[in-house]
c-di-GMP-I riboswitch aptamer from a Woeseiaceae bacterium, 84 nucleotides, folded computationally. Its mean pLDDT, the model's own confidence on a scale to 100, is 84.
RNA sequence: GCAUGACAAAGGCACACUUGUCGAAAGGCAGGGUCGCAAAGCCACCGGUCUAAGGGUCUCACCUACGACAGCGGGGUUGCCGGC
Repeated sequence: GCAUGACAAAGGCACACUUGUCGAAAGGCAGGGUCGCAAAGCCACCGGUCUAAGGGUCUCACCUACGACAGCGGGGUUGCCGGC
């Protein structure tokens, strides 16, 4: 530098559920947990999905992101070990 993960080692992350906490909610953060993950590190740029406080409408309801999801896909960016 290249490609992507068969084997090995050192380690990493942590679904569901759960405790605390923040939040209107979706969800976040911290502890436990361990379904899985080779970027399940980071970034809402594109598509998608969730929520709807506030706002709106034809108001038993519906619409709406300036709120979220990076463990939905794409893209960007950084990187461990092994391979060539």
Description:
The sequence was found by an Rfam model in a public genome assembly.